[in-house]
RNA sequence: GCGGCGGGCUUACACAUGCAAGUCGUACGAGAAAGCGUCCUUCGGGGCGUAAGUAAAGUGGCGCACGGGUGAGUAACACGUGGGUAAUCUACCUUUUGGUGGGGGAUAACCGCUCUAACGGGCGGCUAAUACCGCGACAGUCCCCGCAGACCUCGGUUUGCGGGGGGAAAGAUGGCCUCUCCAUGGAAGCUAUCGCCGAAAGAGGAGCCCGCGGCCCAUCAGCUUGUUGGUAAGGUAACGGCUUACCAAGGCUUUGACGGGUAGCUGGUCUGAGAGGAUGAUCAGCCACACUGGGACUGAGACACGGCCCAGACUCCUACGGGAGGCAGCAGUGGGGAAUAUUGGACAAUGGGCGAAAGCCUGAUCCAGCCACGCCGCGUGUGUGAUGAAGGCCUUCGGGUCGUAAAGCACUGUGGGGAGGAAAGAAACACGGACGGAAUAAUACCCGGACGGAUUGACGGUACCUCCUUAGCAAGCACCGGCUAACUCCGUGCCAGCAGCCGCGGUAAUACGGAGGGUGCAAACGUUGCUCGGAAUCAUUGGGCGUAAAGGGCGCGUAGGCGGCUGGGAAAGUCAGAUGUGAAAGCCCUUGGCUUAACUGAGGAAUUGCAUCUGAAACUGCCUAGCUUGAGUACAGGAGAGGGUAACGGAAUUCCCGGUGUAGAGGUGAAAUUCGUAGAUAUCGGGAGGAACACCAGUGGCGAAGGCGGUUACCUGGACUGAUACUGACGCUGAGGCGCGAAGGCGUGGGGAGCGAACAGGAUUAGAUACCCUGGUAGUCCACGCAGUAAACGUUGAUCACUAGGUGUAGCGGGUAUUGACCCCUGCUGUGCCGGAGUUAACGCAUUAAGUGAUCCGCCUGGGGAGUACGAUCGCAAGAUUAAAACUCAAAGGAAUUGACGGGGGCCCGCACAAGCGGUGGAGCAUGUGGUUUAAUUCGACGCAACGCGAAGAACCUUACCUGGACUUGACAUCUCGGGAAUUCCGUUGAAAGACGGGAGUGCCUUUAACGAGGAAUCCGAUGACAGGUGCUGCAUGGCUGUCGUCAGCUCGUGUCGUGAGAUGUUGGGUUAAGUCCCGCAACGAGCGCAACCCCUAUCUUCAGUUACCAUCAGGUGAUGCUGGGGACUUUGGAGAUACUGCCCCGGUUAACGGGGAGGAAGGUGGGGAUGACGUCAAGUCCUCAUGGCCUUUAUGUCCAGGGCUACACACGUGCUACAAUGGUAUGUACAAAGGGAAGCGAUCCCGCGAGGAGGAGCUAAUCCCAAAAAGCAUAUCAAAGUUCGGAUCGGAGUCUGCAACUCGACUCCGUGAAGUUGGAAUCGCUAGUAAUCGCGGAUCAGCAUGCCGCGGUGAUACGUUCCCGGGCCUUGUACACACCGCCCGUCACACCAUGAGAGUUGGCUGUACCAGAAGUCGUUGGGCUAACCCGCAA
Repeated sequence: GCGGCGGGCUUACACAUGCAAGUCGUACGAGAAAGCGUCCUUCGGGGCGUAAGUAAAGUGGCGCACGGGUGAGUAACACGUGGGUAAUCUACCUUUUGGUGGGGGAUAACCGCUCUAACGGGCGGCUAAUACCGCGACAGUCCCCGCAGACCUCGGUUUGCGGGGGGAAAGAUGGCCUCUCCAUGGAAGCUAUCGCCGAAAGAGGAGCCCGCGGCCCAUCAGCUUGUUGGUAAGGUAACGGCUUACCAAGGCUUUGACGGGUAGCUGGUCUGAGAGGAUGAUCAGCCACACUGGGACUGAGACACGGCCCAGACUCCUACGGGAGGCAGCAGUGGGGAAUAUUGGACAAUGGGCGAAAGCCUGAUCCAGCCACGCCGCGUGUGUGAUGAAGGCCUUCGGGUCGUAAAGCACUGUGGGGAGGAAAGAAACACGGACGGAAUAAUACCCGGACGGAUUGACGGUACCUCCUUAGCAAGCACCGGCUAACUCCGUGCCAGCAGCCGCGGUAAUACGGAGGGUGCAAACGUUGCUCGGAAUCAUUGGGCGUAAAGGGCGCGUAGGCGGCUGGGAAAGUCAGAUGUGAAAGCCCUUGGCUUAACUGAGGAAUUGCAUCUGAAACUGCCUAGCUUGAGUACAGGAGAGGGUAACGGAAUUCCCGGUGUAGAGGUGAAAUUCGUAGAUAUCGGGAGGAACACCAGUGGCGAAGGCGGUUACCUGGACUGAUACUGACGCUGAGGCGCGAAGGCGUGGGGAGCGAACAGGAUUAGAUACCCUGGUAGUCCACGCAGUAAACGUUGAUCACUAGGUGUAGCGGGUAUUGACCCCUGCUGUGCCGGAGUUAACGCAUUAAGUGAUCCGCCUGGGGAGUACGAUCGCAAGAUUAAAACUCAAAGGAAUUGACGGGGGCCCGCACAAGCGGUGGAGCAUGUGGUUUAAUUCGACGCAACGCGAAGAACCUUACCUGGACUUGACAUCUCGGGAAUUCCGUUGAAAGACGGGAGUGCCUUUAACGAGGAAUCCGAUGACAGGUGCUGCAUGGCUGUCGUCAGCUCGUGUCGUGAGAUGUUGGGUUAAGUCCCGCAACGAGCGCAACCCCUAUCUUCAGUUACCAUCAGGUGAUGCUGGGGACUUUGGAGAUACUGCCCCGGUUAACGGGGAGGAAGGUGGGGAUGACGUCAAGUCCUCAUGGCCUUUAUGUCCAGGGCUACACACGUGCUACAAUGGUAUGUACAAAGGGAAGCGAUCCCGCGAGGAGGAGCUAAUCCCAAAAAGCAUAUCAAAGUUCGGAUCGGAGUCUGCAACUCGACUCCGUGAAGUUGGAAUCGCUAGUAAUCGCGGAUCAGCAUGCCGCGGUGAUACGUUCCCGGGCCUUGUACACACCGCCCGUCACACCAUGAGAGUUGGCUGUACCAGAAGUCGUUGGGCUAACCCGCAA
C1' cells in the first nucleotide's frame, strides 16, 4: 500500500427536509382529468369514443399491539431459573363438527346552500354493502337449581340426567342447466372455491401466582391504617384489599424491615491456573419507555413510537379570533464533546402486512459509500554479487562499521494500471400439464399435481480467469541508564529539557537535543484512559493481631455458633442412579464452505444449575432410650491487704494554752520573699483536730479487672486440698444487653491536719507565664448521685487437649524415718527464674507458649488529615461512644547491624588540667594578614592544620602587576629552503629595546692536481607545520605535603555462628609507652602498624697520631708545644665492648609484669633524631615539576624603560626592645661549642671618635683568618626619678655595597629623647641540662634579619587525675549516617494555591398539611336527541 470479515454518539438535548404501514374493486356505492381519435363550430369552444370502471376520495374488512429505536425510569416477581394456573384469555393458522332462514331502517361518499385566515365544520337532499338492527327455528355452548357417579391437594374439579334463563350468521366469485320458470340463453336452482355463525380440540402467544438467585450505606433501626386478616358486595379474561362497607388488631424487621444512593436484567464478554474480579457494545431472550405528566377509547390483543383527549414546557403558522407538531425509526442538521459515518441503491434474496391472485407496501432486510476502529490475509521483491566502491559515522589513525547492503548481472510478477472474457447468489409464485381427488346429470368448473418450458439481480460488468505493462508506483513508528532486547560521537552545562518507578542534567551526560549505529514491532507504531492480572495488598481456596496496623478495661449473660460416650428410628443436610429442563448464538472438539485465515455451515460435547422420582444411612442435624469421664451438688479442712459496716489504738505533722529561754529562725547551688524583740526557732507540759497506718513486707497473698496493708467484732463472695455419695452433657464462647470500673472531674451537704493544680511573691534567666524557694484556693477525706476514661500493659481475649527438663517460693495433702521437730521423696493448685525441641522478621516466647490442634468472640488492611468534622446516642457540664471525606506524601513503621555522637557509664593516656617559671593581650618598632586606597598596589595560603607562611633575603633584575615604547615562526625546540663560516671593532639615533651604516677576519673534518663540492658547531633571512602562556579548572589528575598522630590502631585467609547486614578472631582477667606481653577463650594463623635493626650522644677498650696534645726527658726564649722527642693524657676517627629485668628480695596465677636493692659511666624503650599503618579532611599546591580538557595565537606570547609589590584612618597574628637596682653606666679580667672562608676569609701595623679606609702577612685551612664570646667575676658610680631607665622619632654629618640607595638598603657619629612605671577580658609555651637567660655561627646574599636553621655558657618547680581540651578501649541510648556544625518542632513576615466563615442577594430540588382543580372512567340525578326495535293512537 491492498483486500476480506466485522464494528462505529457522549446530551432520554432540540430538530429543517425526505422516506419508515398499508392493502383489498373477488365486500359496497359513486366515479374524473390530461392525452389520443372522431364529429360539429360563430373558431371562443362543444359533442361522442377511448383513456377507464383507471386515478383520487368515501363506506366496509384485515393490518396498524409485528418489525425498527432507546435504556430515562425500575432494587421490582423487573430479570434468571424451576414450578403452578382445578383462578385465565387467545384474531389470523390447523383439525373435527353443525349451520348460513326470512326481513327492516339508516348513513358517508355525492349534490345544493352556508361559516371560517387556516384547521375544520353546519344545514338540507339522494344512495349501497360482508356497515347497522329486529324477528323465527334446530342444535350445541354458557349461567342457575336438583339428583347420581368418578377423581381429589378435601378447597374443589369433572361426567350423566332433569328443570329454568339468556341466546348465531353475510355474502362474494367462477362454472353448469339434471329438476321449475322465461326459454338462443338466462333466472330460481345446483355445484366448486373463498368467506360468515356456533361448538370442540391443537399449535403458537399472552395474563396472573409461587420457591430460589444476583448492588452499596446501620452516620437509615424500627416500618405500616387499605396497613394484616375475615365477611359481604363490586370489578376483571382471571385469583386477590384490586376497590368499597363492616368486623378484628394485626402484618414486616438485625437471616437487615423502612429509608437513602446507584443500576435495565440475562445468555454472555474481558481477565484469571482456578476460585474469583470487572462488565452487560455488536448478536440473541425478557422488561421498560416513546417531548413531560395524567387518562381512557377502539380492539382478540394497547392504556398504543409514526392513534385520541386533557394539562405543562418548547417550536412553528395566524387575518390575533384560533390552530399545528413530537426522529430514543432510516438518512440528515444544530448543540454538546477527546470522539463515531451517506439527506445512497434495491425489494433481486430472506422475512412481514393486505389480497383468490396478479400484485402493492416494507429506511425490516439485502447491498453500496465513509473511518487502519478491531481481527485476519497479502505485498512493498528474489537469487547472485568484495575493488569490502563512493559517502556518512567512529577511531588507539592501524582501522572498524553501515555492508551483500548498494551498483552490476540473472530472474519472478502478488498488489497497482490497461484490455478482453465472466459467474454463483434464481428457487419459485403465476402459466401449460400426464394423472389423481371431491362433487355432479357431467368427460365442464374447482382442488392437488410428477413434469415442461418461460420470467425475475440492487450489489455489478463485482468476485474470478486470461493477456499486456514494468523492479518499475507501495515503510513507517517507538525505543536503546536499570527494570528491558538494543552504544558511540557532538551540542548543552541543575540551563534547555527527560521521567512508568528508581532517578538523569551544576564542562568529559550510553538518561536532555541532534547524528551514526543498533533493538523491537510492522501497515501500523507509540501515548492517554478503563478493566482484570501480578496483589496471598480483604486471604473460601489463601493473611494476620507481644514490639510493625490490629485483643474489647473487666465480668455476668440473651440470641447465635460450636459441643462427650453407647444403642434404635425417620431421612432434612450428605451421597448415588434415573427423568425433565438448562433457547439459539458464543466457548471447546470433529468436520465442511469461501485459494488460506479471520469469517461461516453441520454434528457432538459441555452448560458445574434447578425440579421430580427411586435408593444408601457412615458423618452432621432431628426424635427416642441409656452411660459417666465434661460440668455441677452434698461433706470435712486449712490459707488469704477479697468485699461491706461499726468501734478502738499509738507514732508523727500542724494549731491553741502555759513554762524555760534569747536573737535569730527558715530556706537554697547561692540567696531572697517569709516568720521573729508584740519574744520566733529550740525545749518541756497540757489540749484540739484531720489524714495516713513505720517496722512485719517478701518478683509473698487475695480479687474478674480497677484494686486491696494498724487492731477488733459482725455480715458476706470466691478459690484450693481430701475422701466418698448424688445429678446425668446440665457444657464452651458470647453480637446486642446489664453490671463493675484508677486518677482527675461535676452536683448537693459535711469535713479540712498535712500535701497542694490555679493564684501571689522571691529567685534563676536574654526572657522564665517553668524547673528551686515562701505562701496558698479548689481538690485530696466522708455521705449520696453523675461521669466511664488511662502506657485500664503481660501493650499477649476466653475455654479445652497435647508437647523435655532444672531450680525457687505460697497453700493443702500423701510416703519414709523419728519421742518430736528438721531433713528427704512425692500429688494437686498458685506464683517466679533459667532452658531444649518447636516457633518467630528478629528481639524473644518456651507446660503460666508467642509451640501443636479445636471452638467462639473482638479487632487490623500505607503515613498524615484524625480518633478529627458532620450526624446520632449518652451526659448538668467537661466530655464520652460511634466515626468519615476532600486534600497531601512516597513513604511512615518494626527488629537487628556497623559506625558516629551523648551536658551516659567504666578503665586509661597526653604540658590536657593542676603545681610552677616565663610570656602574649597595654607601649614603641619590625614583620605577615585583613581592610582601604591605587594605573598597579601580581598571585596563592583562611579554625586547630592561613597570617616572620610559599619568600634561604622585591632598589634594577627577581616580577608573574601597572603605564608607555616595540616584535610576530617569535626570547626557547625540531624539520625544510637560501646565504654567510665563527668572531670582533667603530659611528649616528633613541629612555632603552631596537633601527641604520661602516671596518677587520677566515679556522676544523672529508674529497679534489686545482677551481670547487659536501659535512659538524654557529649566525642571518624566508615558508609553514609549530613554538609560547606564572591564562582557567587542585571539584578532571599524578607527584609531593599538612593534619588527626608516633595516636595504637587497621585488616586478611580458613573455620565457626547468624536468613542477612555482620559477628568471632581484635572481646574477657592482668600488664605495658604500645593490639607490649601473659593467661583464658570457636577459633587457628597471617599482614600493615608498635618495638628492634640506622644515625648522634653518654662510658670503656683497642688501633692510628698531624696541623691536635704535652705527663715524663732534653734544648731554647722576655713569654709561648717554640724545638728535639713522646703515644701516657685531652682530643681526632676507624673497629669493638657495654644494659639483658642478667643478679637478689618482695608482690603477682609457678605467668606477663610491677616495686625495692646491689653492681655499674649509664637501669628498666639511658637521652635525642630519622622513621608516620588502614584511612579522614573533594585539606594544600595546575605559580616547583608532570598532565586531561578548555581558552589564547600581530597576543593572555616576547623584549625594554619607568613605576608598583614598600601605599595607610584602621583591625588581627607573630616577634624585637623596654618599662629598670637580680638593673644601667664605666674600667679591668676569665671560660665555649659549632661553623664559614679563593671573584673568599683577611692578621700585625698606620689613619679616622666611629662605621670604615689604606695596606697586604698568612690561609686551598685540627696549621691562617672571621674571632671580641656574652652573661659571669672584681672595683667604682647612679638611689626610685619618666631617671645616668627606655630608646622611638626627627635634624645634621658620614661610611659601605652596588651601573644606580629619590620613591625604597644597612651601618656610624653628634644632637633630639616619644610612648612606656609590668599591661582588662582573655590567652600561649615548657617536665631536665628542659623552661628561663646569655652570647656565637651558618644558609640566602653585591648589599640588606628583630625572621629561619644550628651551637654552646649559666641553670629552676609537678599533691595528683575532680574538672576544661584532645585521644584510645569496653559498654549503654539514639528518631543521627554529608554521621550533633546531625536531626528536628512551632510561631511570624511576604507571595501564591485550595477550602471555609461572612451583612446579605439569587437560583435549583424537596417533606408535610391545606385550598383550587383539567381530561377521563364508573356511579347517581336531571335535561336533550333518536330511523330501524317496543308501547299507545291514527290511517
The RNA shown here (small-subunit ribosomal RNA) has 1435 nucleotides and comes from an uncultured organism. The sequence is in RNAcentral, with records from ENA, Greengenes and SILVA. The coordinates come from a structure-prediction model, not an experiment, and the mean pLDDT is 83.